[in-house]
């Protein structure tokens, strides 16, 4: 150096052929329950989607270009 896969909440993924309020589990808080816990059950907050550009009525999602990070080959 060439090719290639990822890059969404603190963690670990989901987003179908671009479409209208961006989820889940786990964790974090708070109530119930309980002599306390732990388990269950109930709510709550936290992400403008690695950056910056483009196309489009309309990007998480398609198109460049950068960064980070696994792989293959040299």
């Nucleotide at each position: 150096g060439u090719c290639u896969g990822c890059g969404u909440a603190g963690c670990u993924c989901a987003g179908c052929u671009g479409g209208a309020u961006a989820g889940a589990g786990c964790g974090a808080c708070g109530g119930g329950u309980u002599c306390c816990g732990a388990a269950c059950c109930c709510g709550u907050a936290g992400g403008c989607c690695g950056g910056g550009g483009g196309u489009u009525c309309g990007a998480g999602u398609c198109c460049c270009u950068c960064c980070g990070u696994g792989g293959a080959c040299g």

The RNA shown here (transfer RNA) has 74 nucleotides and comes from Thalassospira xiamenensis.
The sequence is in RNAcentral, with records from ENA.
The source organism's lineage runs through Bacteria, Alphaproteobacteria, Rhodospirillales, Thalassospiraceae and Thalassospira.
It matches the Rfam family "tRNA". Its family is annotated with triplet codon-amino acid adaptor activity in the Gene Ontology.